[in-house]
Molecule: transfer RNA
Organism: Minisyncoccota bacterium
RNA sequence: GCGAGAGUAGCACAAUGGUAGUGCAUUUGCUUCCCAAGCAAAAAACGCGGGUCCGAUUCCCGUCUCUCGCU
Numbered sequence: 001g002c003g004a005g006a007g008u009a010g011c012a013c014a015a016u017g018g019u020a021g022u023g024c025a026u027u028u029g030c031u032u033c034c035c036a037a038g039c040a041a042a043a044a045a046c047g048c049g050g051g052u053c054c055g056a057u058u059c060c061c062g063u064c065u066c067u068c069g070c071u
Base pairs, nucleotide, nucleotide: 001070002069003068004067005066006065007064010024011023012022013021018054026042027041028040029039030038047063048062049061050060051059
């Protein structure tokens, strides 16, 4: 330099055009003499900038970071 892939919550991952979910973790409450476990609830995210569309995490373009391959 060229090509391919990935980027979503604190962490690991879903969701492939129509209200963004799951597990663990965090906080609060219940339970318990206390802790742990269990139950209930809450907070919390689509890498960034544009375009298409009635509507974009999803499709298109650019850009940034990371991984792999080729040279």